[in-house]
Predicted 3D model of a 74-nucleotide RNA (c-di-GMP-I-GGC riboswitch aptamer) from a soil metagenome.
RNA sequence: CGAAAAAGGCAAACCAGCCGUGAGGCUGGGGCGCAAAGUCAUGGGUCUCGAUUCCGAGAUCGCCAGACUGCCGU
Numbered sequence: 001c002g003a004a005a006a007a008g009g010c011a012a013a014c015c016a017g018c019c020g021u022g023a024g025g026c027u028g029g030g031g032c033g034c035a036a037a038g039u040c041a042u043g044g045g046u047c048u049c050g051a052u053u054c055c056g057a058g059a060u061c062g063c064c065a066g067a068c069u070g071c072c073g074u
Base pairs, nucleotide, nucleotide: 001073002072009034010033014029015028016027017026018025019024032062038068039067040066042065043064044063045060046059047058048057049056050055
């Protein structure tokens, strides 16, 4: 740098159960997609809650960027 092949991996929406004020998360089903759809909330963005001025606390890594790591190949 790439994702043809090989071995695999992850799992959108939606549904059920549980947790949370909420954004959302977890488990099971499910499969839209993904060459890091692995991890990190570091910078931005978006969202939630409390204030409603400043601000504070949270969520999102499958929004973007960055960092670290990983299978195969060149």
Annotation
The RNAcentral record of the sequence draws on MGnify. Rfam family: c-di-GMP-I-GGC riboswitch aptamer. Its Rfam clan is "c-di-GMP_I riboswitch clan". The coordinates come from a structure-prediction model, not an experiment, and the mean pLDDT is 83.